[in-house]
Molecule: transfer RNA
Organism: Nanobdellota archaeon
RNA sequence: GCCGCCGUAGUUUAGCCUGGUUUAGAGCACCACGCUCAUACCGUGGAAGUCCGGGGUUCGAAUCCCCGCGGCGGCA
Numbered sequence: 001g002c003c004g005c006c007g008u009a010g011u012u013u014a015g016c017c018u019g020g021u022u023u024a025g026a027g028c029a030c031c032a033c034g035c036u037c038a039u040a041c042c043g044u045g046g047a048a049g050u051c052c053g054g055g056g057u058u059c060g061a062a063u064c065c066c067c068g069c070g071g072c073g074g075c076a
Base pairs, nucleotide, nucleotide: 001075002074003073004072005071006070007069010028011027012026013025020059030046031045032044033043034042052068053067054066055065056064
């Protein structure tokens, strides 16, 4: 230099191909309460997301297109 894949809560990720149907959902972690002598476990509830950034297409974009950034891999 060229090619491919990936980027979504603190973390691991579903959803993307085939655009729309709650407020982008779940596990772990976190907070509160219940339970307990107490801790853990368990139960209930809660908080946490500019969906990597920008632009475009569209009535409508996490999803499609373009540019860029970052990570991983391959070729040279």